This is a predicted structure of a 268-nucleotide RNA (Bacterial large signal recognition particle RNA) from an Actinomycetota bacterium. The gene name in the source record is ffs. Its mean pLDDT, the model's own confidence on a scale to 100, is 77.

């Protein structure tokens, strides 16, 4: 140096999620010269040398490690914006209520505006009266085939007779009950153009008196004033989507440099 057989090694890596942690299955990125089967999400296999089991291929050619750099992509923080839920009422911007000022189409007003005073009403309390309803008592009427009363024709029974007994119908009366009703007593209330007494801050209505010329609503405007409220804003807290100049972190792949490794057996 050649041939045969073997061994180490290789047949992808990363982010996220899960986990005490690691690897895998999941999702995503990168990348290709980049094997196959089985397992696996309220999961599978392991334990810091951290997938397991089975099979296959290449095989000392590969390959492995580190530093710097570049860098797809992912994650965290911060910020922005949108949305949603709960709470607050300290802020009081919008909205809302009242008020002030200005405008304002029109209306009312010397047959008296605005304002002031008085009386009455409306309102409340008590007493009374009335009406209504209801209960009771009095009164009136009706009211019992027998099991209520009286009188009981006829008939029946007892008796020798005199006489006696029970008693249907009829007639009279009444009980329970039913009905009526002016007046009497009690009770009730979404009861009253009622009466009396008292209260009555304001408003409204009616009337009278004084005064003597203004008054009024819709609507518009105001960095106007006051107020309460929580619909929005605002404040406090939570969730979600998007995004982020920034910052931290992981990082496939690329580039540069350095290091490790290039073994074993047999034969020629």
């Nucleotide at each position: 140096c050649c041939g045969u057989g073997c061994u180490a090694g290789g047949c992808g890596g990363g982010g996220u999620g899960c986990u005490a942690g690691c690897g895998g299955u999941g999702c995503c990125c990168u990348g290709u010269c980049a094997c196959c089967c089985g397992c696996a999400a309220u999961c599978c296999g392991c334990u810091c040398u951290a997938g397991c089991g089975g099979g296959g291929c290449c095989g000392a050619a590969a390959c492995c490690c580190g530093a710097c750099u570049u860098g797809a992509g992912g994650g965290g923080c911060u910020g922005g914006c949108c949305u949603u839920c709960g709470g607050g009422g300290u802020c009081a911007g919008u909205a809302c209520g009242c008020u002030c000022c200005g405008g304002g189409c029109g209306g009312c007003g010397u047959u008296g505006a605005c304002g002031g005073c008085c009386a009455g009403g409306u309102c409340c309390u008590g007493c009374g009266c009335g009406a209504u309803g209801u209960g009771g008592g009095c009164c009136c009427g009706c009211g019992a085939a027998c099991c209520a009363g009286g009188u009981c024709a006829g008939g029946u029974c007892c008796g020798g007779a005199a006489g006696g007994a029970a008693g249907c119908a009829g007639c009279c009366u009444u009980a329970a009950g039913c009905g009526g009703a002016a007046g009497c007593c009690g009770c009730a209330g979404g009861u009253g153009c009622c009466g009396c007494a008292g209260g009555c801050a304001a408003g409204c209505c009616u009337g009278g008196c004084c005064c003597g010329a203004g008054c009024c609503a819709a609507c518009c405007g105001g960095c106007g004033g006051c107020g309460g409220a929580c619909a929005c804003g605002c404040c406090c807290g939570g969730g979600g989507a998007c995004u982020u100049c920034g910052u931290c972190u992981c990082g496939a792949g690329g580039g540069u440099c350095g290091g490790g490794g290039c073994g074993c057996a047999c034969g020629g």

Lineage of the source: Bacteria > Bacillati > Actinomycetota.
Rfam family: Bacterial large signal recognition particle RNA. By type it is a non-coding RNA gene.
Of the family's consensus pairs, 89% are formed in the model.